[in-house]
Context: one part of a larger RNA
RNA sequence: GAUUGAACGCUGGCGGCAUGCCUAACACAUGCAAGUCGAACGGAAACGAUGGGAGCUUGCUCCCAGGCGUCGAGUGGCGGACGGGUGAGUAAUACUUAGGAAUCUGCCCAUUAGUGGGGGACAACUCGGGGAAACUCGAGCUAAUACCGCAUACGCCCUACGGGGGAAAGCGGAGGACCUUUCGGGGGACCUCGCGCUUUAGGAUGAGCCUACGUCCGAUUAGCUUGUUGGUGGGGUAAAAGCCUACCAAGGCAACGAUCGGUAGCUGGUCUGAGAGGAUGAUCAGCCACACUGGGACUGAGACACGGCCCAGACUCCUACGGGAGGCAGCAGUGGGGAAUAUUGGACAAUGGGGGCAACCCUGAUCCAGCGAUGCCGCGUGUGUGAAGAAGGCCUGCGGGUUGUAAAGCACUUUCAGUGAGGAGGAUGGCUUUGCGUAUUAAUACUACACAAAGUUGACGUUACUCACAGAAGAAGCACCGGCUAACUCCGUGCCCCGUGCCAGCAGCCGCGGUAAUACGGAGGGUGCAAGCGUUAAUC
Repeated sequence: GAUUGAACGCUGGCGGCAUGCCUAACACAUGCAAGUCGAACGGAAACGAUGGGAGCUUGCUCCCAGGCGUCGAGUGGCGGACGGGUGAGUAAUACUUAGGAAUCUGCCCAUUAGUGGGGGACAACUCGGGGAAACUCGAGCUAAUACCGCAUACGCCCUACGGGGGAAAGCGGAGGACCUUUCGGGGGACCUCGCGCUUUAGGAUGAGCCUACGUCCGAUUAGCUUGUUGGUGGGGUAAAAGCCUACCAAGGCAACGAUCGGUAGCUGGUCUGAGAGGAUGAUCAGCCACACUGGGACUGAGACACGGCCCAGACUCCUACGGGAGGCAGCAGUGGGGAAUAUUGGACAAUGGGGGCAACCCUGAUCCAGCGAUGCCGCGUGUGUGAAGAAGGCCUGCGGGUUGUAAAGCACUUUCAGUGAGGAGGAUGGCUUUGCGUAUUAAUACUACACAAAGUUGACGUUACUCACAGAAGAAGCACCGGCUAACUCCGUGCCCCGUGCCAGCAGCCGCGGUAAUACGGAGGGUGCAAGCGUUAAUC
C1' cells in the first nucleotide's frame, strides 16, 4: 500500500447492488418448511346447490335423497432418495485430473410383441372388547390400476442343448346397431381417440465400481500387518474383488517415510504480488460427508433415508404410574456462548420442482419486502456575486495581522428528501370463450396441434419513471499537524498563545515532559480523507 463474512470509538442525509452466527455439530417454546391424484377403488364425515318433507318467528332451523358440485378418513398410485441446511467426521472408501470394465437406471425419447380368461382376500364400514392416553384386539361384510394362479411368449432368461422358466389393468371421451324403461333415463355388442399396463432391445440422464499422478505438519513416531498378501472350492452383489467363508502357501507395506500422532471437508475460485510465489476455501458453482449419539435393516428404480421404521444411550415433556411422545446442522424465532451477525414478514405474479388428462393444489426452493454505513458504487448537504476587508474569536511589537469572500447583504437554482397527480416493464407466458385450418377417424363427435379475436391473471407496489408545488429550505464529520509524514503559534530582537512542570500524560519507531513544551491538555489556525473517519485483529 492492498484486502476483510470483521469488531470497537466518534459521527451519520438519500439511493442502487451485494452481503450478514467465523463462537456452542449447544439446548430448543411456537408456527410453517411434502404433498397430490375422485380420469385407479369402495364410499359420504364436512360444506354447497337442487328436489322433497316437517316446524314455525315467512326466511330461518331440522330431517331425507351420492344423483350433483365436491370430498374428511380409508385402500391404491406417484412423490417424500429432489429441493433446503451444516462442515462434526474424513489425510483417503474423500477431492482434482486422466483413463478403465465386470454393472444398474423410475419418469423421458424412439423400438418389438401383447393387453385373453379366472380366483381368494384385507382396510374403510358395522358389532363387541381393552386403555388415562398413544393406540389396540376379536367377529362379520365389501371394491379396485391392491394381491394370486391359468392361458399365450417373436424376441427374453437358464441349460447338461434333450429341454425348462416367465407377463399384463384398466380408466376416460365421442359415435352407436340393439335391449330395457317409471318415457326423465339406464345398459350396451361394435368402432374410434387419449391416458395407462406388460414384454423386448437401444438411447439419454443419473448412479455404483476399479487404476494412476497430485493433495498439510511431526522421525523428540522406525518398523507395521494375520483376512494380513496370494491361490483353489463355495457363498454373496446390479456388478470386479478377501467382499465373506473353508483349505493351502507365506506373503504384503516401509527411509522415494510405512505405521503412529496432530491438524483439516476437497475443488473451481478468493486475497495479495510485476511475476514466481505466499495465504485462504464466507457468499456463488461442482463433488463428498453428516442429520440428538451409536447400531441395524425394511420399502423402493434409487436410501441403509434431515422433517420414515426398529434397537440401545443421553436429554426434554405427558401420565390415571400401567405406559407413552420428541429430535430446527429447513425458514423465522428463543435461551446460552461470544468482540460480533437480521423479521416468529408477503406471495406463489415470475423461474423451477412434486402430483394431476386438465383445471388446479402444494412448495420458508424461489421471487420480494423488513433490519444493519457490513462492503462496493452513485448523488446531495447549494450556485453566482459580495471589502465597510463588518462584528466576534485568536495573536500582537498596540501600528496591526489572521480567521476571510468566509459571513451578512443582493441575485439565482431545486437534484435528493417532502406533498400531490400520472404511470411502464417483469405476462411475446398461462387460463377461459369463440372462429378458422390441419392431423386422426366411418364421422362435421371427441382429442391433439397451429393461427386469429375477445376476456382474465402482479407478491413486490404508495414500483421504476414522468410532471407539478414550496422554500436554501431538512442534510458534515473524523483523524492528524517534532522527524519518518501533508499540515504551526511567521520575520527581526535574548525571549514570550494559555495551562501543566520527569507530574498529569503521549508514543507505530526515534523519542517528548524536571517553568518560556510547534511532541502532554486546551484555544485559534492549518493538513488529509469524507457519510464516513480513526483504532484493533488478520493475510499478502